[in-house]
RNA sequence: AUCUUAUUAAGAGUGGUGGAGGGAACGGACCCGGUGAAACCCAGCAACCCCCGUCAGAGAAGGUGCUAAUUUUCGCAGCAGUUGUGCUGAAAGAUAAGAA
Repeated sequence: AUCUUAUUAAGAGUGGUGGAGGGAACGGACCCGGUGAAACCCAGCAACCCCCGUCAGAGAAGGUGCUAAUUUUCGCAGCAGUUGUGCUGAAAGAUAAGAA
């Protein structure tokens, strides 16, 4: 890197270091950011693996993950609408577990 399955509307910082970017990629929009971005540490959230249990369910030591805005939003298809737009689905992405 590829494939399969599940989830993707909830939740979580007035902390420390750091010092200019960030919100996955491309294009557009819209945002966050010296009243301190990314990254790291700490803290927390959650419960996929895990652990306990016959199940229902419970737990949080360990492996991941996550902690602005729905996965920020539009891009493709369908439906509704005079328009702006709204709704649904897909695609893509993300995370976990597994496979070859």
RNAcentral holds the sequence, with entries from Ribocentre. The RNA shown here (SAM riboswitch aptamer (S box leader)) has 100 nucleotides and comes from Halanaerobium kushneri. The organism belongs to Halanaerobium, within Bacteria. Its mean pLDDT, the model's own confidence on a scale to 100, is 84.